[in-house]
């Protein structure tokens, strides 16, 4: 970076320094936070992309040394748009709730340019 693929409902906490907000952004919620949150550094953990290394070697395989990443809440929920049902309001076209599934955006990766 107006580019590619892949994943994002599991899993993982201490200390020390800051000190007032934060949870991507925009609206709504909810939430976490002076019992110090968010950051930030060290450790430890977590997981296993990529690279090493192993196998009874191609396997949804195993490891955890190296390179990222991560460590409240599903990416915390909802937004657009599709289908599916029930149920509510409507004369009726529709509309309000729900469940899935999908694009977008966002985040790490691992590549391209």
């Nucleotide at each position: 970076c107006g580019c590619u693929c892949a994943u994002g409902c599991a899993g993982a906490c201490g200390a020390g320094c800051u000190g007032a907000g934060g949870g991507a952004c925009c609206a709504g919620g909810c939430c976490c936070u002076u019992u110090g949150a968010c950051g930030c550094u060290c450790g430890a953990c977590c997981a296993a992309c990529c690279u090493a290394c192993c196998c009874a070697c191609u396997g949804a395989g195993g490891c955890a040394a190296g390179g990222u990443g991560g460590c409240a809440a599903u990416g915390c929920c909802u937004g657009a748009c599709g289908u599916c049902g029930g149920c509510g309001c409507u004369g009726g076209a529709g509309u309000g709730c729900g469940a899935c599934g999908c694009c977008g955006c966002c985040a790490u990766g691992a590549g391209g340019a």